Predicted 3D model of a 72-nucleotide RNA (transfer RNA) from Prevotella sp. The organism belongs to Prevotella, within Bacteria.
[in-house]
RNA sequence: GCUCUGAUAGUUCAAUGGAUAGAACGGAGGUUUCCUAAACCUUUGAUCUGGGUUCGAUUCCCAGUCGGAGUA
Numbered sequence: 001g002c003u004c005u006g007a008u009a010g011u012u013c014a015a016u017g018g019a020u021a022g023a024a025c026g027g028a029g030g031u032u033u034c035c036u037a038a039a040c041c042u043u044u045g046a047u048c049u050g051g052g053u054u055c056g057a058u059u060c061c062c063a064g065u066c067g068g069a070g071u072a
Stems, first nucleotide, its partner, number of pairs: 001071007010025004018055001026044006048064005
């Protein structure tokens, strides 16, 4: 260089073109306890960037950035 692949909460991952973008862990508050831990309840927070297609895009297409794999 070329080919393939990935990028979504602080972290690890879901989401078949139509949902309020969801779960666990984490953070904050509360109940309980003499205190802590544990348990339970509530809450917080995300689609890499730009364009296109579409009534509608996390999802499809193009380009870019960054990461990974393969190849000479």